[in-house]
Molecule: c-di-GMP-I riboswitch aptamer
Organism: Cytobacillus sp. NCCP-133
RNA sequence: UCUAAUCAAGGGCAAAUUUUACGAAGGUAAAAGACGCAAAGCCGCGGGCCUAAAGCAGUAAGAUAUCUGCCACGGCAGCCGGGCUGCAAUU
Numbered sequence: 001u002c003u004a005a006u007c008a009a010g011g012g013c014a015a016a017u018u019u020u021a022c023g024a025a026g027g028u029a030a031a032a033g034a035c036g037c038a039a040a041g042c043c044g045c046g047g048g049c050c051u052a053a054a055g056c057a058g059u060a061a062g063a064u065a066u067c068u069g070c071c072a073c074g075g076c077a078g079c080c081g082g083g084c085u086g087c088a089a090u091u
Base pairs, nucleotide, nucleotide: 004091005090006089012037013036017032018031019030020029021028022027035078041084042083043082045081046080047079048076049075050074055070056069057068058067
């Protein structure tokens, strides 16, 4: 220096929930808050999952747009895999 495993030390991140803002929604950001996490750091590459505004199709209705289905170009990295990076001690 590299790899693997694991006990410490210094620490790190922050689930649910609440408030505010954005958004059609899923969800995102900030603050509070800690369920947990040795990569719960970063990346939508593969699988999976969530949503359906717009679009398409259908039903119904007959004045003003409801309902149903399909659909990602939208999202989830704390679903799994993969890629990149990374603190410290011992073996």